[in-house]
RNA sequence: AGAGUUUGAUCCUGGCUCAGGAUGAACGCUGGCGGCGUGCCUAAUACAUGCAAGUCGAACGGAGAUAGUUUGGUAUUCGUACUGGACAGAUCUUAGUGGCGAACGGGUGAGUAACGCGUUGGUAACCUGCCCCGAAGAGGGGGAUAACAGACCGAAAGGUCUGCUAAUACCCCAUGUAGUCGAUGAUGUUAGAAACAAAUAGAGCAAAGGGAUAGCGAUAUCCGCUUCGGGAGGGGCCUGCGUCCCAUCAGCUAGUUGGUAAGGUAAUGGCUUACCAAGGCGACGACGGGUAGGGGACCUGAGAGGGUGACCCCCCACAAUGGAACUGAAACACGGUCCAUACACCUACGGGUGGCAGCAGUAGGGAAUAUUGCACAAUGGGCGAAAGCCUGAUGCAGCAACACCGCGUGCGCGAUGAAGGCCUUCGGGUUGUAAAGCGCUUUUCGGGGAGAAGAGAAAGGACGGUAUCCCCGGAAUAAGGAUCGGCUAACUACGUGCCAGCAGCCGCGGUAAAACGUAGGAUCCGAGCGUUAUCCGAAUUCACUGGGCGUAAAGCGCGUGUAGGCGGCCGGGUAAGUUGGACGUGAAAGCUCCUGGCUCAACUGGGAGAGGACGUUCAAUACUGUUAGUCUAGAGGGCGACAGAGGGAGGUGGAAUUCCCGGUGUAGUGGUGAAAUGCGUAGAUAUCGGGAGGAACACCAGUGGCGAAGGCGGCCUCCUGGGUCGCCCCUGACGCUCAGACGCGAAAGCUAGGGGAGCGAACGGGAUUAGAACCCCCGGUAGUCCUAGCCGUAAACGAUGUAGACUUGGUGUUGGUGGUGUAAAAGUCAUCGGUGCCGAAGCAAACGCGGUAAGUCUACCGCCUGGGGACUACGGCCGCAAGGUUAAAACUCAAAGGAAUUGGCGGGGGCCCGCACAAGCAGCGGAGCGUGUGGUUUAAUUCGAUGCUACACGAAGAACCUUACCCGGGUUUGACAUCCAGGUGGUAGGGAAGUGAAAGCGGACCGACCCUUCGGGGAGCCUGAACAGGUGCUGCAUGGCUGUCGUCAGCUCGUGUCGUGAGAUGUCCGGUUAAGUCCGGUAACGAGCGCAACCCUUGCGGUAUGUUAUAAGUGUCAUACAGGACUGCCGGUUUAGAACCGGAGGAAGGCGGGGAUGACGUCAAGUCAGCAUGGCCUUUAUAUCCGGGGCUACACACACGCUACAAUGGUCAGUACAAUGGGUAGCAAGACUGCGAAGUGGAGCCAAUCCCAAAAGCUGGCCACAGUUCAGAUUGCAGGCUGCAACUCGCCUGCAUGAAGUCGGAGUUGCUAGUAACCGCGCGUCAGGCACGGCGCGGUGAAUACGUUCCCGGGCCUUGUACACACCGCCCGUCACAUCAUGGAAGUUGGUUUUACCCGAAGGUAGUGCGCUAACCGCAAGGAGGCAGCUAACCACAAUAGGGUCAGCGACUGAAGUAAAGUCGUAACAAGGUAACC
Repeated sequence: AGAGUUUGAUCCUGGCUCAGGAUGAACGCUGGCGGCGUGCCUAAUACAUGCAAGUCGAACGGAGAUAGUUUGGUAUUCGUACUGGACAGAUCUUAGUGGCGAACGGGUGAGUAACGCGUUGGUAACCUGCCCCGAAGAGGGGGAUAACAGACCGAAAGGUCUGCUAAUACCCCAUGUAGUCGAUGAUGUUAGAAACAAAUAGAGCAAAGGGAUAGCGAUAUCCGCUUCGGGAGGGGCCUGCGUCCCAUCAGCUAGUUGGUAAGGUAAUGGCUUACCAAGGCGACGACGGGUAGGGGACCUGAGAGGGUGACCCCCCACAAUGGAACUGAAACACGGUCCAUACACCUACGGGUGGCAGCAGUAGGGAAUAUUGCACAAUGGGCGAAAGCCUGAUGCAGCAACACCGCGUGCGCGAUGAAGGCCUUCGGGUUGUAAAGCGCUUUUCGGGGAGAAGAGAAAGGACGGUAUCCCCGGAAUAAGGAUCGGCUAACUACGUGCCAGCAGCCGCGGUAAAACGUAGGAUCCGAGCGUUAUCCGAAUUCACUGGGCGUAAAGCGCGUGUAGGCGGCCGGGUAAGUUGGACGUGAAAGCUCCUGGCUCAACUGGGAGAGGACGUUCAAUACUGUUAGUCUAGAGGGCGACAGAGGGAGGUGGAAUUCCCGGUGUAGUGGUGAAAUGCGUAGAUAUCGGGAGGAACACCAGUGGCGAAGGCGGCCUCCUGGGUCGCCCCUGACGCUCAGACGCGAAAGCUAGGGGAGCGAACGGGAUUAGAACCCCCGGUAGUCCUAGCCGUAAACGAUGUAGACUUGGUGUUGGUGGUGUAAAAGUCAUCGGUGCCGAAGCAAACGCGGUAAGUCUACCGCCUGGGGACUACGGCCGCAAGGUUAAAACUCAAAGGAAUUGGCGGGGGCCCGCACAAGCAGCGGAGCGUGUGGUUUAAUUCGAUGCUACACGAAGAACCUUACCCGGGUUUGACAUCCAGGUGGUAGGGAAGUGAAAGCGGACCGACCCUUCGGGGAGCCUGAACAGGUGCUGCAUGGCUGUCGUCAGCUCGUGUCGUGAGAUGUCCGGUUAAGUCCGGUAACGAGCGCAACCCUUGCGGUAUGUUAUAAGUGUCAUACAGGACUGCCGGUUUAGAACCGGAGGAAGGCGGGGAUGACGUCAAGUCAGCAUGGCCUUUAUAUCCGGGGCUACACACACGCUACAAUGGUCAGUACAAUGGGUAGCAAGACUGCGAAGUGGAGCCAAUCCCAAAAGCUGGCCACAGUUCAGAUUGCAGGCUGCAACUCGCCUGCAUGAAGUCGGAGUUGCUAGUAACCGCGCGUCAGGCACGGCGCGGUGAAUACGUUCCCGGGCCUUGUACACACCGCCCGUCACAUCAUGGAAGUUGGUUUUACCCGAAGGUAGUGCGCUAACCGCAAGGAGGCAGCUAACCACAAUAGGGUCAGCGACUGAAGUAAAGUCGUAACAAGGUAACC
C1' cells in the first nucleotide's frame, strides 16, 4: 500500500465483499510447564447456610469466675477433702448505662441528558467530629434511670407495672478571656455595598477537676472536659464552557418569571408562604420522546476522526419497591428506625420476622463467567493509654489456555536415498536425513537432599517445605489446528454425478471436480488453531483535513424579501477576535523517552516529556470586528433618446368553418389501405345571394422581439411594469445572497353563473382483428371560451441556482450611440446591451462546454450519499374534492447506473449483387407405380441422418451371407493377436461310422516338418494365469473427414498515428470491377490468408510422331510439345487515372466455356456404425458360432422419382447418324433352336485391333379424339435366368386381364445457351437383382431478361438500440399457487405518561392540650416548661372517570417483495410495427 465483483470488451460512477488490528468473549478440535493479569456483559431476578463492624472495665453501677484471709458444718488416713458464711483489696470475664465508630472501607449501574460529570472560576452566602497550633478556663449544687429484684401478659417476637442504684448519662446556679446579638461608629478594603476589619457601653451564654499510673501524702505525669481564634484535610452551594439521537416532538410555562415581606437552612435562592406585577424560555432547537451513569482512560487510525467506558483511579447515583423523618460534625443512612406495597418464612391464627447490587455459595436466566478455601504475617482501617480485639478491606492459595509473556517436546552424524504409503509417461518421482542405526545432552519430568528474602531492637510467616540450589535416573513425560479455484501462501489421485454437499465475495457440483468427501503431499500458525459475534481500519463510502450536483444520486418551477452569512477605497482611535511571552492549574495510574528490579520478557520501581485546554497578566496591531470621519469605481437617482407578441381594460376588422332562409340543380355524397356506419328524391353534395353565432388571428414571421418564470402574435384607444443607449449632473456603500415567510405559476381538474362555431376525453355506431374494450371512419357529452374563486403540479428543461471579477479569437443577427461615407441610402470603423453558431487555452469518465463556461476564483442559498421497496405507509400541514407537500421502516438484490466501443439486429436509411423477383420454358403438388421417411404394428420390424444443410441420405446392390435386430440350439483363454508357466512324441495334420436343423459332439483309421554343438530348441497341440472380444454408452471428452453460410469478398497482421481505454486508423471517401479488382484522394505506409493467375479439360492453327485409326493422302484421327488473347490497336467518355462503351483484326475479346481449388470463422452442425481414440460399462456374456425369422409389415401422412393422361401422338414396316466407357471366374460375334426371355455353341479379344452396341430422327401405311389401336396398374396361366436355396422376398419373357388417370387446389421447384427441354447409350456396386436411383456420355435443340418497386439470401457505408446465448433477443402487467415482512381495521391486551376527583399510612410542622408531669420559680396554692391525646394543611401507596403516547394480538382487507420451466395477452427496447416520455 490494496484486491475481487456490473460489461462481449472499455472508462467512469457506485454499492457489496476480502486481506490488518482489537476483545471481560463464546463454540469446535487439541492440550506439556512457569510467570503475570483477568473472570455473571444476561434476571437492579429470588435467596438456604456461614462470615463481612465493632471496640473501650483506664467513664459507670452490677453480675459471674478464680485464687487469698477468716469463720462454720460434714467426713477424716489428721496431711486434708467437700460444702456454707463473712472480709477487703486483687485478677479475669462482660449483659446493661455511657463514649467513639458504625456516613469509612466493600458492592452495583437500576435511575439520571442533569451543574450529574469534566474543566475554569466564585462563596463579600457557608459547615467541618477525630488531628495540629494558640488563648482562656473547669466554682457550687440537684433530680432521675437501665441493669438488678418482684409481680404480670404473650406460642414467640417482645412488653407492662412496682421497687432500688451509678456515671465522662441528664439538669440548675455562678464565673465570661473570647465569641454571639442589637446600638454608636473614625478610618480602611472592594468593581461596588455599614458586608467586613478597630473601639465603646449593654444583654444573654461553658465545663467531667472525670479516669489511670507513681507516691504515705502533698503532688507530678498522661489521657480526657469547656469556650474562643487559627491551620490542615474534608464537604455544601453558585458559575462560564463542553457533554448522544429524533423537528414525522414547534411552540412550552402558573411557583411559572420578577419584586416586597416573612418563614426555613450551616448557607444563597420560589427552597416555602402571602401579596403585587405579567413576565420567563424557544429555530444558537425550548417543550416532548428515545437511549445512556460521567471522566481519567481503552481499541483503532498516518492523522483528523470513529467506537468503547470490563479490570485500576476520581466523581455521581442506588441498596426488594415507594415515601418519611430521627440520631449525628456529617445520613434522610446497603448489613439503623417508622409507614405503605409486593414477595418469602415462622405461628398456638391472636401475631410476628426478613431484605447478599458485601465474601463465598444456591436456584433461575443464559452461548457464557471460579472456592460455602487460608491468614490477619504484611499494607490499611475502627476502638482502646496500652496489651489487644475486630476487619470476606487486604495479603495469599484453589479453579479456567480467558488474555499477554517466556520455555520445552531434543542435538549431531546418518543413503542401499530401506520398508510402507501416494502418484506415475512404468523410466521413475515423492514422503526423505525423515526413520532405523551410532554418538551426545538433561531445560522439562521422576526420585533424594538442602532451603530463603518478604520481619523495622527481640519473638512472631497465611503463602510454604513454596521459590531457588545440589545429587541421581533416563530421549526419556510432552503436537496439534486450519487451509490448498481467484482474492491468498499451498496439487495430485480416487469416490460422487445440479445428488450428497461447499461458500467471506465472485461462485463450484448435471461422469474425466486442483472448489463436495477421502487419501497422499504441500502451505501457514503452533500449546494452540479455526469459527462466530462486536468495534475501528481499508471507506476520500458524510469528504474539517478530504467529495460532489448538464447526461451517473443531486439546482427549489420562478420571483420579492426577513433573520442569518458575506461585503468597495483612504488613513485615525480601540484591542473583542488573532499572535507571542510569563505565571497558575491540567490528581495518580496510563502513554512516549531515558534508566533500574525479577536469568529474559510480560510485569514492575525511579526520572523526564506530552496531555496542543482553561484562568490571570504583560505585549504586538497585519488582517477581521468596533468607533468617529473622508471618497466615488459598487448601487441608486436626474436629464435626453430608443425598441418591443411585457401586463390590464375597452372597442373594432376581415378570411374561414358551421347553422338558418331563399335561388339554381339532380342522384348521389362522404369517408378509407379497402370499406361500412352517416347524410341524401321530405332534394343532399355542388353552386349563388342574404343572415346568425362563437372561436382563432393566414401572409408579415425570422435559432427575430418582450417577460423573473409560467408565457405573450389581427388592428385602434386608455392605464401600467421593466429594459437599453447617451450625458457623467446628484446621493455616498445605500450592496450580494437568502432558512422560514409572502406572491406569481402551462395544461388538466373543481365550485357558481354565462357561452358554445369548430375541435373533442367519456359514450354510441361502422370497420380491422384470433380477440380489439386500441390505432382508422361516422357521430358526440364534459371540456376547450368569458366572469369570480380554488387547485399549485409538468421532461415547469439549457435536465446547467443567484450575484460579481478575470481569461486568445472568428462569424451571423437584433436594439442604441459615435466616426466615416452618400443627394439619401447601402457599406465601413469603433463601442455598449441582447441573442445564435464555430472554435484557443483550460476543464471533463466520455459525450461535450468553451466571455451566454461545464474554464480560473469569491460570496450566499438549495440538494445528493447503492438498486428495489418508495414521487409509498403512518403522522403533521394545505385543499370542496381530486389530491398536494413533508417523508420512513421491515424485507430483498449484488448489482442498479453514465458515457463511449465492437458486433448482431431493425416491419431505419443509402449503394450494390445473386435464376432472388420479374420475363420465359419444363415441371412438382391430383393418378398409378418405384424408392426413402414419419407414424403405427411387431418376437424383431437393427442403427444412424431430422428446417434451409434429414427424407433414391450412410446403402456404388438386405433371398442365405451381408446383419449390427428377434426366436431357438451350441462354445467359454474363446472366431482373431501377443506373452508366461507346466504338460505332450503316434505329436501336428487329415479324418470314416454314429448323432444333429446346422453349428457342434464324436472319434475308428491314416499320419508328418525345420535347426542342431545331438544336450536340446522351434513350430504345433493340451491345461492354467495374463488377456482377447464388444456395430455396448458418450460426436456435449476427441482426432480425422464432411455439410452449410459461400466461390460470398471478405478476414487479419507489423510499424506508425489517434484515443485514459475498449478500440480506431489502414479496410474510409470519389470513381471502377465478377472481386478489399484497380485508380485518385487521404496519418498512414506496407504485408499476409482469400480474389485473380499458376493446374486440368474444351474451342484455333502449327510442329513432331504414326501402333491397333484411314482404301489412299501434305487430309481425318490419336498422342506429345510449343504458340495464340494482352484492353495489345483505333475512336469516344473520364480526374484525360483506373476503367467503361463502340470498332477493327481474329478460331476465340474483355474472366472465351467447363472443372479442380472453399480465407478468418459460424452452427457444442454430422459421424464413437468407415477408421482411429480418452473415459465408462460388459467378461459362461453386451463375446462368439449356427438354423430359422426380421430389416420387404400397412388404416395413414410427407419427400424424391418413373410412367402417363395422348395426334408435335400411338402403332406397324423400312432406313440414318454418336460419344463416354467395360471386358479372362470376363465381353462374346457369325451360325442354329425358341413367338420371346433365353438356350446350344464358340470365331475373336487381356483390347484405337475383337465384343457389348443406340434412340429420338427420316420415309411410308393405319388409327380421328374415344377412357380410345391412349395409358399401363392389378391379377391369372405358362415359361426363362442367377443362385446351395427365389414361400416369406428376385429379375426377365409370352399369352390373357386392362385399374386410376382426360394436364392437376392452396402452394412450390429447376433453368440465362450448346443451357432448359426431349432422346437414347455407358459404367460402378453386383451371382442375380427389385436401378425408374447414382455417376458419366453423346444426339436433337429452344424461349426470355423491360427492369430492381416487391419476396428470399448476401456484401459495403450509415443510423437507432434497454440485444451480446446477440430478435428464435430482451421484456411488461393482470390472474392462479407458495412463502416472507408490512399498512389499514370492529376491537382486545399491556407498558408509560397525564388531567380531574377521591382516600390520606408514617412523618415532621402548626394549633390545641380540659388528661399526665422528677430537676427551675414559689412557704404554699400554683406557675414556667414538657408529654400523651386531639385537630389542620402537606403527602406515599391505593380507588374512580377520562386523555396522550408506545407496543403486542386481531376476523377481514390493501399494496409490496421473493420464487428454473403455470395462464392471458405484447406495453417498452429498432420508426418495437400508433415515436417514446412527463
Notes:
RNAcentral holds the sequence, with entries from ENA. This is a predicted structure of a 1478-nucleotide RNA (small-subunit ribosomal RNA) from an uncultured prokaryote.